[in-house]
Molecule: SAM riboswitch aptamer (S box leader)
Organism: Flavobacteriales bacterium
RNA sequence: UGCUUAUCAAGAAAGACGGAGGGAUUAGGCCCUUUGAUGUCUUGGCAACCCGGGCUAGCCGGGUGCCAAAUCCUACCCCGCCACUACUAUGGCGGAGAAAGAUACGAG
Repeated sequence: UGCUUAUCAAGAAAGACGGAGGGAUUAGGCCCUUUGAUGUCUUGGCAACCCGGGCUAGCCGGGUGCCAAAUCCUACCCCGCCACUACUAUGGCGGAGAAAGAUACGAG
């Protein structure tokens, strides 16, 4: 770097540095941001996966991770309902799946 598998509607503060955009990509939205965002560091916290101890469970320690908004929402495909319509098509709502992304473990 890629691959398999699992999970992704919950949860989680403050300070310092820095100084303009940022929220993965593309598009459309919407939101955060000089009342200082994104990012880096420190402390603190949350608890998804893994390891160890204990253990009915609870718990403790450790390794990653995470601490705006559902992976912020939508896009691809299928199904259902409603509206309009002779039918198709179109619009709205809902559900399932896929793709992509993030995290963890594992094998190579």